């Protein structure tokens, strides 16, 4: 620091996802040790049990229990002593500990403030501590109760309680005065007093009053402190005042009266959520998230209310009341509160021991010893986190075995192991052994107090005791590699690959995505990678995310500029002077707790951890300076803005009046059969007279030409003319005001069309509606009609693709060229032209900007100011709520759920019922066919035991098949066979096999009999051949052509397809290859940021057309001779021909056209002329085209069968459909007779002559020929002659009967041919469709491959031999350029909506259930306060007393008030018959809306 993912590819926008760090975690697998730390995040749910706050006898009366002493014989007595239960009293219990429910401010953080209190503590502070009194617990007696507990009587103490005195000071005050305190206890002691106790003195502790301090606390203010405006108004003690009350204290804190205020868009009120902070996590930072442990503050203590005591509480382990719950009960009544430490149940994914000790630190009490202390310190449990250590180290190649892979060679695991040599951390065992603990205490010296050598205090020295942890850390020793490795991952991101299994199954998955038979993605294994006592997963936070943008984003087309203006608040604001000092800048001071983080040190062997010091704490406050800038105040200025004056342009607005053209209607005339309408029609109108035409009239709406790329307006928008009223703008020169300005949330106004209300109006047009067409349908497009509406007036609505998809203002930044308005200047007689200033409106373009397209002084450039808006797609501009509206509906405006994209611009293709140019037997022009008939052949379908398989639009269908009776043959039925039918090879064995014959059988097979090897060698033996047996290799026309090679088809013999370098572009890509010409051609020329090159085209190759040369048998014969008259013979090689090698044609020449080019047109010459004709030759690629059944090949399947052998059958079936052909339908013909002319090819298991036989197929026979020699072999159409005369025929030949021939082991299923007989359909073929442009079509015959036989097919050969092409509008295919695109599997594409089914979340809903909150009223516990105080009452007062008084208490009354109740609202949530749309889902149904001109341009 980035990466993956939208596309065929690209750039951008934009979301989703990943890599990092972290956690009080949990879960899965695994688990050696130690240190440090953390450990109910959930039910503020309920709690058994134990403990968590006591202490003081030096405050008191005492003595229940224990011990000692004394007395007593003992029982027992005795508070005398140590001490002490219970009690009175004091202090503490308000700390410490827990939790986070509530709380959005009565809280917290930071900084300030004034009207306060403060027990204990401090001060060598100040003053005092005098003298009395009456009670009451305990205790004793009696009583009630189950208990808890309570009542009555009697006795008693105090540092308990109450007066009196004094009172420095203190408080109150009308300044005269008034008020108000205390307590004692302990130690010691010389003189003196006292019987004693003791007094007295002294010291210490305590008590009262008061001053000051300190600490702690209470109160007030400022600033900051989450979300929601779908919460906009809230408030009656409310805001303030006066006077009281109350409090420690200010204050409506409370009360009476008076006034009517107070808060709020800088967000009141309401709702939701939440303890706040130091900090913690993350981050470069700014921020974001968080608030466990530690620390500060707050709140709470079963729920709600209340006060008491006290220095302090409205009190966690106190009290009272109410409520819920639990427990006890004798049913009468009582008891309780773990959010203290442990622990239990429950909840939950989940969180520990009912441990030890007060040794240390700290707290309470005490004079102290000491006691208490679940605070605390320790230990225990848990890999929960962090840190450290270990599980060994060295050597060791035969690269062991085993595993896995393999191309079978090997590779890898792997120095890894074993083996050898060492070490001993951890663990185990043995032994030693801490720091944490020095104080208090005791002794002693000095000093102080003091009468004192006493006591007490301070300081120094000496000294005793005290350890939970713990026999722990640590140290020493012993044995011994001994006790110790897993987890996740390995398609990309992202480090790490193979095999097997599985076969869209099982499964994986963070995103993209894997899996449908060769899965590096599933599962397993081997191997590898990462981390390591852990590793993964899940959850959560920050980061990456500049993806809320302060730092640091955007808004023409990606999401995003309000439809437009005016304008309050707000924000921002020209120039100059002076002042102020709020902002701002500098200094100082205070504060910013500690801990944490950071730096430098120190301590644990290191680290984590602990610790000392520093820095930092970005902030706030106070104070002191500064005066530039902003602000404020005052005063100026004129440049911004405005006003006045002159001039100008304009569909700017409103109202009134008015004109002509046209449409329609009405009246009349002329006139007659149609008009209108369409792609074509029909509905419609018209003989009752239309349309047409003329004249007159009515009425409404809109304003041709001018007219524009024009003008005006804020926008919407504005168009005949005239008048009236009126807004704004521009320009010119002067004068004036003096910043008066810009923008604008809320607000106000305007605002197309449609729509709504009321009343008019209504010619044309025209939703709805109706009719006619079209169509599969046509609720549409087209046509005939037609109502709202369109028009006017008034009032609503308030939206548009209200668009420049571009908010407003100001300034700045090269230019060119139009146009509108005004002005200036030069020239001109003038129209006018040229130069120039200001304002508007267009086009093209520089820099710059932009993702690109594009924008570009009218910015989308460069800056400033203000406003609005955006944050992935869908759900959705929907729901709910609010608000506006008469309604329609508008404005505001979510969520659940769902997807991994949605999108912008540009690129290359493909496509278009887009365009342009061009080509092709593509159409057209022609000729002949197919489609109709019969037959042949192939296919589909059907049938069948089987009808083997493949081929499927063109480019399957006389195709694989150049030839199915058996064989072929792969299919079916049946019969056999199993290392196999063949081959190869090795070993053994036999000498047969073969041949002949017999048996079962359909044959194969099985079986029997007869006969029998060859070569070398004397022999042994060897070799050959063949069979058998055994070993090795089997075999498969079984599957996958979508695993493949090879081969082939097709676009297409179309002219295209690319590359290097350069250039352009961010890039995909472009350029070149486009353009102007030309060509059959990307053929060539010219031009050009391109220059070159390659594969294609062409040429080179073959055949053919002319010709030279060479050669002359089997070919040929001009001249010569012979002849049986046949080139037959001699002879010859001139000719034909044969087959080798050359020549020839190149737009080379001439003329014209053309850019003078390329080229084209015409001509000459020539056998041939513009690639002469034909063939071979097939670019990059497309169709997952075809073929696993030619062959090869991977994988799978099969192995007494899916192999193999055999017989028979089938591939030949037949209602039917299609393709390709043959023969015809006849006279350009049929038949009969005669007669002429080819080319190419084939032939020895072959062609087979002459001759003979047969009507013929053919037979007999065998000459010649391995073929320019012989044979197949007569070519046919043609020509000559004859006949038939238009008919189902002398056409046509199917079909059938009969008789034969040939091939073959065999023609039944199922061959071909011949003869005789038979003589079907068919008289030129519907829609549609095919071939062909010249030696072509058409027509005629000949040959060949395959082959025993079988050809109408196929492949070749020659003979005869046409017609037509104006032309490129249309159909098909193709090429180039261009355009649109939502397509890229590429139009056989994409894609929309209803319906049906399943499922999910949501809305509405009669209701129903609950939470919360308001208002009104009822009732009102405990309790404070107030009143009263009949009743009761020790202290004080009066009184001898009785009694009275003061004061107090009970009781009663009143105010307030919790829970509760009644009624009625608000709000939130749950649920609900039914209902609504939405999302998702594999191949469902119906249509075809959109994307191309998407077939009616699309959209709002």
């Nucleotide at each position: 620091a980035g990466a993956g993912u939208u596309u065929g590819a690209u750039c951008c926008u934009g979301g989703c996802u990943c890599a990092g760090a972290u956690u009080g975690a949990a879960c899965g697998c695994u688990g050696g040790c130690g240190g440090a730390a953390u450990g109910c995040u959930u039910u503020a749910c309920a709690c058994a049990u134990g403990c968590a706050a006591g202490u003081c006898g030096a405050g008191c009366g005492g003595c229940a229990g224990c011990g000692c002493g004394g007395g007593g014989c003992a029982a027992c007595c005795u508070g005398g002593c140590g001490g002490c239960g219970a009690g009175c009293g004091g202090c503490g219990a308000a700390c410490g500990g827990g939790u986070g429910a509530g709380u959005a401010a009565u809280g917290c953080a930071u900084c300030g403030g004034a009207a306060c209190a403060u027990g204990u503590c401090c001060a060598u502070g100040u003053c005092g501590u005098g003298g009395g009194g009456g009670a009451u617990a305990g205790c004793c007696c009696g009583g009630c109760g189950a208990a808890a507990g309570c009542c009555g009587g009697g006795u008693u103490a105090a540092u308990a309680c109450c007066g009196c005195a004094u009172g420095u000071g203190c408080c109150c005050u009308u300044c005269g005065g008034g008020g108000g305190a205390a307590a004692g206890c302990g130690g010691g002691g010389g003189a003196c007093c006292g019987c004693a106790a003791g007094g007295c003195c002294u010291c210490g502790c305590g008590c009262g009053a008061u001053u000051g301090g300190g600490u702690u606390g209470g109160c007030c203010g400022a600033u900051g402190u989450c979300c929601g405006a779908u919460u906009a108004g809230c408030u009656a003690g409310u805001u303030g005042g006066u006077g009281g009350g109350g409090u420690a204290a200010a204050g409506g804190c409370c009360c009476a009266c008076c006034a009517a205020g107070g808060c709020g868009a800088u967000g009141a009120u309401c709702g939701g959520u939440a303890g706040c902070u130091g900090g913690u996590c993350u981050g470069a930072g700014a921020g974001g998230a968080u608030g466990a442990u530690c620390a500060g503050c707050c709140a709470c203590a079963c729920u709600g209310g209340g006060a008491c005591u006290g220095a302090g509480a409205c009190a966690c382990g106190g009290c009272c009341c109410a409520g819920a719950c639990u427990c006890c009960u004798a049913c009468g009544g009582g008891a309780g509160g773990c959010a203290g430490c442990a622990g239990u149940g429950g909840g939950g994914a989940a969180u520990u021991u009912u441990g030890g000790a007060c040794a240390a630190u700290g707290g309470g009490g005490g004079a102290a010893a000491c006691c208490c202390u679940g605070a605390u310190c320790c230990a225990g449990c848990c890999a929960u986190u962090c840190c450290g250590c270990g599980u060994g180290a060295g050597u060791g190649a035969a690269g062991a075995a085993g595993g896995c892979c393999u191309u079978c060679g090997g590779g890898u695991u792997g120095u890894a192991a074993a083996g050898c040599u060492c070490u001993u951390u951890u663990g185990u065992c043995c032994g030693g052994a801490a720091c944490g603990a020095a104080a208090c205490g005791g002794g002693u010296a000095g000093c102080g107090u003091g009468a004192a050598u006493a006591u007490c205090g301070c300081u120094g020295c000496c000294u005793a005791c005290u350890g939970a942890c713990g026999g722990u850390a640590c140290c020493g020793g012993a044995a011994g590699a001994a006790u110790a490795a897993g987890c996740a991952c390995c398609g990309g991101c992202u480090a790490a690959c193979u095999a097997c299994g599985u076969g869209c199954c099982a499964g994986c998955a963070g995103c993209c995505g894997c899996g449908g038979u060769a899965a590096u993605a599933c599962g397993u294994a081997g191997g590898g990678u990462g981390c390591g006592a852990g590793c993964g997963u899940u959850a959560a936070u920050c980061g990456g995310a500049a993806u809320u943008a302060c730092u640091g984003g955007g808004c023409g087309u990606a999401a995003a500029g309000c439809g437009u203006g005016c304008g309050c608040a707000g924000g921002c604001g020209g120039u100059u002077u002076u002042g102020c000092a709020a902002g701002c800048c500098g200094g100082a001071u205070g504060u910013g707790a500690a801990a944490u983080c950071c730096c430098c040190g120190g301590g644990c062997u290191u680290a984590a951890c602990c610790u000392g010091g520093g820095a930092a704490u970005g902030g706030c406050a106070u104070u002191u300076g500064g005066g530039a800038c902003u602000g404020c105040a005052a005063g100026g200025c004129u440049g911004g803005a405005g006003u006045g004056c002159g001039g100008c342009a304009g569909a700017g607005g409103a109202g009134a009046c008015u004109g002509g053209a046209a449409u329609u209607c009405c009246u009349g005339g002329u006139g007659u059969a149609g008009c209108a309408g369409u792609g074509a029609a029909a509905u419609g109108c018209g003989u009752a007279g239309a349309u047409a035409u003329c004249a007159g009239g009515a009425g409404g709406a809109a304003u041709a030409c001018c007219g524009a790329u024009g003008g005006c307006g804020a926008a919407g928008g504005c168009a005949g003319g005239u008048c009236u009223c009126u807004g704004g703008g521009c320009u010119g020169a002067c004068a004036c005001u003096g910043a008066c300005g810009c923008u604008c949330a809320u607000g106000c106004a305007c605002g197309a069309a449609a729509g709504c209300g009321u009343g008019g109006g209504g010619a044309g047009c025209a939703a709805a509606c109706a009719g006619g067409a079209u169509u599969a349908g046509a609720u549409a497009c087209c046509c005939c009609g037609g109502u709202a509406g369109u028009c006017c007036a008034c009032g609503c609505c308030g939206u548009a693709a209200a668009c420049g998809a571009u908010g407003g203002g100001c300034a700045c930044u090269u230019g060119g060229u139009g146009u509108c308005g005004c002005g200036g200047g030069u020239a001109u007689c003038g129209a006018u032209c040229c130069c120039u200033g200001c304002g508007g409106u267009g086009c093209c373009g520089a820099a710059g900007c932009u993702a690109a397209c594009g924008c570009a002084u009218u910015a989308a450039g460069u800056g400033c100011c203000c406003c609005g808006c955006c944050u992935g797609g869908g759900g959705a501009g929907u729901a709910c709520g609010g608000u506006c509206g008469c309604a329609a509906g508008g404005c505001u405006g979510a969520a659940a759920c769902u997807c991994a994209a949605a999108g912008g611009a540009a690129u290359u293709g493909a496509c278009g019922g887009g365009g342009g140019c061009c080509c092709g037997c593509a159409c057209a022009a022609g000729c002949g066919g197919u489609g109709g008939a019969g037959c042949a052949u192939g296919u589909g379908g059907u049938u069948u035991a089987a009808u083997u398989c493949g081929a499927a639009g063109c480019a399957a269908c006389g195709c694989g098949a150049a030839g199915a009776a058996c064989c072929u043959u792969a299919c079916c039925u049946g019969g056999g066979u199993u290392u196999g039918a063949a081959g190869a090879u090795c070993a053994g064995u036999u000498g047969a096999u073969c041949g002949g014959g017999g048996g079962c059988g359909a044959a194969a097979u099985c079986u029997c009999c007869c006969u029998u090897u060859c070569c070398c060698g004397c022999a042994a033996g060897g070799g050959a051949c063949a069979g058998c047996u055994g070993g090795u290799u089997a075999g498969g026309u079984g599957c996958c052509g979508c695993a493949u090679g090879g081969c082939u088809g097709u676009c297409g013999u179309c002219a295209g397809c690319u590359c290097g370098u350069g250039u352009c572009g961010u890039g995909a890509g472009a350029u070149g290859u486009u353009g102007g010409g030309u060509u059959a051609a990307g053929u060539c020329c010219c031009g050009c940021a391109a220059c070159g090159a390659g594969c294609g085209c062409a040429a080179c190759c073959c055949c053919u057309g002319c010709u030279g040369c060479u050669a002359g048998u089997u070919g040929c014969c001009a001249a010569c001779g012979g002849u049986u008259c046949g080139g037959c013979c001699g002879g010859g090689c001139a000719c034909u021909c044969u087959a080798g090698u050359g020549g020839g044609a190149c737009u080379g020449c001439c003329g014209g056209u053309g850019a003078u080019a390329a080229a084209c047109c015409g001509g000459a010459g020539g056998a041939a002329g513009g690639u002469g004709g034909g063939g071979a030759u097939g670019a990059c690629g497309u169709c997952a085209a075809g073929u696993c059944c030619u062959c090869a090949u991977g994988g799978c399947c099969u192995u007494u069968a899916u192999g193999u052998c055999c017989a028979g059958g089938g591939c030949u079936a037949c209602a039917c459909a299609c393709g390709u052909g043959c023969u015809a339908c006849a006279a350009u013909g049929g038949c009969c007779g005669g007669u002429a002319c080819a080319a190419a090819c084939c032939g020895u298991u072959g062609c087979g002559a002459g001759a003979a036989c047969g009507c013929a197929a053919g037979u007999u026979g065998g000459a010649g020929c391995a073929a320019a020699u012989c044979g197949g072999a007569u070519a046919a159409a043609g020509c000559c002659g004859g006949u038939c005369u238009c008919a189902g025929u002398c056409c046509g030949g199917a079909u059938u009967g009969g008789a034969g021939u040939c091939u073959g082991c065999a023609a039944c299923u199922c061959g071909a041919c011949u003869c005789c007989a038979u003589g079907a359909a068919g008289c030129u073929g519907g829609a549609a469709u095919c071939g062909c442009u010249a030696g072509u079509a058409a027509u005629c015959g000949c040959g060949g491959a395959u082959c025993a036989g079988c050809a109408c097919g196929c492949c070749g050969c020659g003979g005869u031999g046409a017609a037509u092409a104006c032309g490129u509008u249309c159909c098909c295919g193709g090429g180039c350029c261009u355009u649109g695109u939502a397509c890229a599997c590429a139009c056989c594409g994409c894609c929309c909506g209803u319906c049906a089914c399943a499922u999910c979340a949501c809305g509405a809903a009669a209701g129903u259930c609950g939470g919360u909150u308001g208002u009104a009223c009822c009732a009102g516990a405990a309790g404070u306060c107030g009143g009263u105080g009949u009743u009761c009452u020790a202290a004080c007062c009066c009184g001898c007393a009785a009694g009275g008084g003061a004061g107090g208490a009970a009781g009663c009354c009143g105010c307030c008030u919790a829970a509760g109740g009644u009624a009625u609202g608000g709000u939130c949530g749950g649920u609900a018959a039914u209902u609504g749309g939405g999302g998702u889902g594999a191949a469902g149904u119906c249509g075809u809306a959109a994307c191309a001109a998407g077939g009616u341009a699309u959209c709002c």
The RNA shown here (small-subunit ribosomal RNA) has 1500 nucleotides and comes from an uncultured bacterium. Its mean pLDDT, the model's own confidence on a scale to 100, is 85. The sequence is in RNAcentral, with records from ENA and SILVA.